The part of an RNA shown here (small-subunit ribosomal RNA, 5' domain) has 509 nucleotides and comes from an uncultured rumen bacterium.
Context: one part of a larger RNA
RNA sequence: GAUGAACGCUGGCGGCGUGCUUAACACAUGCAAGUCGAACGGGCCGGAGAAGAGGGCUUGCCCAAUUUUCCGGUUAGUGGCGGACGGGUGAGUAACGCGUGGGUAACCUGCCCUGUACAGGGGGAUAGCAGCUGGAAACGGCUGGUAAGACCGCAUAACACGGUAGCACCGCAUGGUGCAGCCGUCAAAUAUUAAUAGGUACAGGAUGGGCCCGCGUCUGAUUAGCUAGUUGGCGGGGUAACGGCCCACCAAGGCGACGAUCAGUAGCCGGCCUGAGAGGGUGAACGGCCACAUUGGGACUGAGACACGGCCCAAACUCCUACGGGAGGCAGCAGUGGGGAAUAUUGGACAAUGGGGGGAACCCUGAUCCAGCGACGCCGCGUGAGUGAAGAAGUAUUUCGGUAUGUAAAGCUCUAUCAGCAGGGAAGACGAUGACGGUACCUGACUAAGAAGCACCGGCUAAAUACGUGCCAGCAGCCGCGGUAAUACGUAUGGUGCAAGCGUUAUCC
Repeated sequence: GAUGAACGCUGGCGGCGUGCUUAACACAUGCAAGUCGAACGGGCCGGAGAAGAGGGCUUGCCCAAUUUUCCGGUUAGUGGCGGACGGGUGAGUAACGCGUGGGUAACCUGCCCUGUACAGGGGGAUAGCAGCUGGAAACGGCUGGUAAGACCGCAUAACACGGUAGCACCGCAUGGUGCAGCCGUCAAAUAUUAAUAGGUACAGGAUGGGCCCGCGUCUGAUUAGCUAGUUGGCGGGGUAACGGCCCACCAAGGCGACGAUCAGUAGCCGGCCUGAGAGGGUGAACGGCCACAUUGGGACUGAGACACGGCCCAAACUCCUACGGGAGGCAGCAGUGGGGAAUAUUGGACAAUGGGGGGAACCCUGAUCCAGCGACGCCGCGUGAGUGAAGAAGUAUUUCGGUAUGUAAAGCUCUAUCAGCAGGGAAGACGAUGACGGUACCUGACUAAGAAGCACCGGCUAAAUACGUGCCAGCAGCCGCGGUAAUACGUAUGGUGCAAGCGUUAUCC
């Protein structure tokens, strides 16, 4: 000098930040991922119209069960997109995890952009629903019938894919690029308010990712040998893709004092702290990457996951139960218990920014923006200004004369920052829309009122006297003080330093 600090004493205001470093301990409760009726058939509610058994009578009108059409609203289910983002945590990991620089002649990429071409004609189901039925519940079962942009064939089809015969050029082996013949294979979906939104195939782009490599990345040799899918080959399987990634066979290799293996510790970086620098320390907040989601394992769906608020299995724990069986996962935001020296509200709003869905209106969003709490940090401001000697009183000391506190106070004259009171009142928003918020800010009136402490004073080190104590009580960072005049302990007065803080402790340079 610094800190995500804590503790002691003290504490006026504001702005901007920041706040479980410990138990990746366990969690009550609420919320944190939905949305689309312009994909679909129903249900319910409301409105409008048509037909109308039958009835009334004034025979062309009224009442009306019921049937049906259209419109609006709503939404359990099917379906689409999104739940792989955003948010949290740092347990694991010494590793291509991260950083940096390359490679992919070894790859993928929903939504978005550009271009080319296309969208013909059919089918069978199923949920919802109805009936029956099982179970305490969670949740089902059977039968019947139904829709779609759900699902499945058919047709069409290439610059796509597969096979095969070529030409040219290029290259780092396998190959790449361009041209191109033949054979085979593969697609689609429509909706409505009629202007849009979508669909299929291919090519290119953009964005995002996968994989590979060079170099760098803590400690221990009181860890010296380690390794059988191990190292390589051949052939296959698998993958979006290369590869012992996996498998069969063959060979016997591969790594290691330039530190393998083992053990310990640890997320990495941009940065941050310190330092003249070189370095050393560190990795909170903010940003990038990685890993994880009670513990362990697994796949499904999908453009993307081996998926925090999805599924299955096992384990521990908790809860419900009619004992047969079920339910759960805060390292999301709040909050609770526990641990701890120690760390906040079960707040407001989608107004802004951004995200998901939707044609839109809009809906959702504990992301975010705000507010609340904490001197936890930084910064700013205030606690008054001028005048005022009878050098008052009090207090301390004294050689009893005085000296110090001290222009300090009182008194007089002013001022009003902050706080308090009253009035006005934004920007942030772009047509509308403001949680913050009657906030910031402005104006007016009003009273010196409501606002100073903490540590130290032997030397280092700025600042001394008195009393008490008497190697006691105590102090102490080091040297050291204290055994009867202690500038070193305790108190008082005075002084010094910093100041809404001041000291102490811990840690780093």